[in-house]
RNA sequence: GUCCAGUGGCCCCCGCAAGGGGGAGCCGCGAACCGGGUCAGGCCGUAACAGGAGCAGCCCUAAGCGGGGUACUCUUGUGCGGGGGCCACUGGUUGGC
Numbered sequence: 001g002u003c004c005a006g007u008g009g010c011c012c013c014c015g016c017a018a019g020g021g022g023g024a025g026c027c028g029c030g031a032a033c034c035g036g037g038u039c040a041g042g043c044c045g046u047a048a049c050a051g052g053a054g055c056a057g058c059c060c061u062a063a064g065c066g067g068g069g070u071a072c073u074c075u076u077g078u079g080c081g082g083g084g085g086c087c088a089c090u091g092g093u094u095g096g097c
Base pairs, nucleotide, nucleotide: 001094003092004091005090006089007088008087009086010085011084012083013082014081015080016079017078018076019075020074021073022072026067027066028065029064035060036059037058038057043052044051
């Protein structure tokens, strides 16, 4: 000096886990009138029947608010595993002087 193996350190990549953030969909709430449906009563209308607008109530929903935090996603002075690079040390192997 070559090659092989091991140990340690640093760096990079991948996987899984853990911590933290965002979070569609989903669920609930949600319009006194200026949203929708159905509209008791009452009103308009009619000789009457029809018909009309329509408050309350009930149902639905928009914007928005809330819920748990799922899919997904971002992140990490965290853990485990795998791979690669560099350095140091140890052991072996082999070549030269």
Molecule: Bacterial small signal recognition particle RNA
Organism: Pirellulaceae bacterium